[in-house]
Parts: sequence; structure tokens; C1' cells
RNA sequence: CUUGAAAAAGGCAAACUUAUUGAAAAAUAAGGACGCAAAACUACGGGUCUAAUAUCCUUAGAGGAUGAUGAUGGCCGGGUUGUCUAGG
Repeated sequence: CUUGAAAAAGGCAAACUUAUUGAAAAAUAAGGACGCAAAACUACGGGUCUAAUAUCCUUAGAGGAUGAUGAUGGCCGGGUUGUCUAGG
């Protein structure tokens, strides 16, 4: 540097359930395993989700549109670090 995750040593944990936080997306903890060789870290680029606040429209009221200061690293790319095995 490259292949792989069979063995050995181990690791993470989707859906779902319960509790808490949040306007929501979602997050955290416990249970639970669909999967994962970076399913470790990082919102830098793209994507996706949300819409409290804000702006605009409408209205008697209800409502609608736009749009991250939000979320997602288990959507993809980039960056940083890294276990075991086999080969060079």
C1' cells in the first nucleotide's frame, strides 16, 4: 500500500418498546438485533427530513407559501484517526 472479516481477540447496534428532552425532525438512557470492516470522529460539498422563530400571502377566525439559526456521519463524497487477517 492492497484484499478480506473465515478463524482468534473483540467492537458497534436498525426497526420496535419504555422513560426523559424538544415546536418538530430528532437526540439521550435501558431493553432489543436489521445489519456494519470504519455503522469511529468531523455538517466542509451535495442530498434528505423538520418548520419553533422570521418574512410574505390570505382571513372574521382557521389557514397557506418561502426558508436553517435545527436534525441526519446507519444517504453519498471529502477530511482526520483506527482492530484483526492474508499478500506485496
Predicted 3D model of an 88-nucleotide RNA (c-di-GMP-I-GGC riboswitch aptamer) from Halobacillus sp. A1. The sequence was found by an Rfam model in a public genome assembly. Taxonomically the source falls in Halobacillus (Bacteria, Bacillota, Bacilli, Caryophanales). The prediction has a mean pLDDT of 80. Rfam family: c-di-GMP-I-GGC riboswitch aptamer. Gene Ontology term of the family: cyclic-di-GMP binding.